[in-house]
Molecule: c-di-GMP-I-GGC riboswitch aptamer
Organism: uncultured Cellulomonas sp.
RNA sequence: CGACAACGGCAAACCCGCUGCAAGGCGGGGACGCAAAGCCACGGGUCCCAUGGGGACAGCCGGGCUACCGAA
Numbered sequence: 001c002g003a004c005a006a007c008g009g010c011a012a013a014c015c016c017g018c019u020g021c022a023a024g025g026c027g028g029g030g031a032c033g034c035a036a037a038g039c040c041a042c043g044g045g046u047c048c049c050a051u052g053g054g055g056a057c058a059g060c061c062g063g064g065c066u067a068c069c070g071a072a
Base pairs, nucleotide, nucleotide: 001070002069009034010033014029015028016027017026018025019024032059038065039064040063042062043061044060045057046056047055048054049053
């Protein structure tokens, strides 16, 4: 750096169950996609709320850390 390679991986929408006020999370089914769609809320952004400033999103972008395989 990322092939119409290899071995594999993850899993959007939707459905079911549990959980949370909610955003959402977890498990099962399911695959739209993903070369970091692995991990981290550090900056921006979006979203939620019992408004206490507290929470959610890493599959929105940037950044940090880590990692399998291997052509050009």